This is a predicted structure of a 104-nucleotide RNA (SAM riboswitch aptamer (S box leader)) from a Bacillota bacterium.
Model confidence (mean pLDDT): 77 of 100.
RNA sequence: GAGCCAUAAAGAGAAGGUGAGAGACAAGCUCUGUGACCCUUCAGCAACCUACGGAUGAUUGAUAAUCCACCAUCAGUGUGGUGCUAAAGCUUGAUCGAUGGUAU
Numbered sequence: 001g002a003g004c005c006a007u008a009a010a011g012a013g014a015a016g017g018u019g020a021g022a023g024a025c026a027a028g029c030u031c032u033g034u035g036a037c038c039c040u041u042c043a044g045c046a047a048c049c050u051a052c053g054g055a056u057g058a059u060u061g062a063u064a065a066u067c068c069a070c071c072a073u074c075a076g077u078g079u080g081g082u083g084c085u086a087a088a089g090c091u092u093g094a095u096c097g098a099u100g101g102u103a104u
Base pairs, nucleotide, nucleotide: 002104003102004101005100006099007098013042014041015040016039017038021031022030023029025093026092027091028090043085044084045083048081049080051077052076054074055073056072057071059069061067089096
């Protein structure tokens, strides 16, 4: 540097701080002194990684019998991590950008 996956068609916000632009870019459109964006705290959403136990299946080992370990699949919980909590990444454009993960 290139590939793949997640954020990302769903879902989920309050308080405090600061004070002018913000939504990457272009065009459009939208949010914003009734305080946006951003930062902090708390709360929440999702189930990507992880953890936990359950069901099923295959295989292995063992017992008189019940069983056991590992793997796969399915549904679940939400332990830790990541991500997210205006608008489908806001829409369109593309040989497009960002963050995290992953194999070579």